[in-house]
RNA sequence: GGGGCAUUGGCACAGUUGGUAGUGCGCCUCGUUCGCAUCGAGGAGGUCAGCGGUUCGACUCCGCUAUGCUCCA
Numbered sequence: 001g002g003g004g005c006a007u008u009g010g011c012a013c014a015g016u017u018g019g020u021a022g023u024g025c026g027c028c029u030c031g032u033u034c035g036c037a038u039c040g041a042g043g044a045g046g047u048c049a050g051c052g053g054u055u056c057g058a059c060u061c062c063g064c065u066a067u068g069c070u071c072c073a
Base pairs, nucleotide, nucleotide: 001072002071003070004069005068006067007066010025011024012023013022019056027043028042029041030040031039049065050064051063052062053061
């Protein structure tokens, strides 16, 4: 220098014929208990790495950039 893959709540990850984002753990509240834990119910928390483009509509398609891993030279 060139190719490939990954980037989604605090953490680990789902989510594809493009239709408005979810699970587990964690956190908060309530119930249960004398109290804690367990268990049950509810809730908060996301500019889907960034910028731009295509589209009525983009986590999803295209381009560039950033970071990490990897292959070739």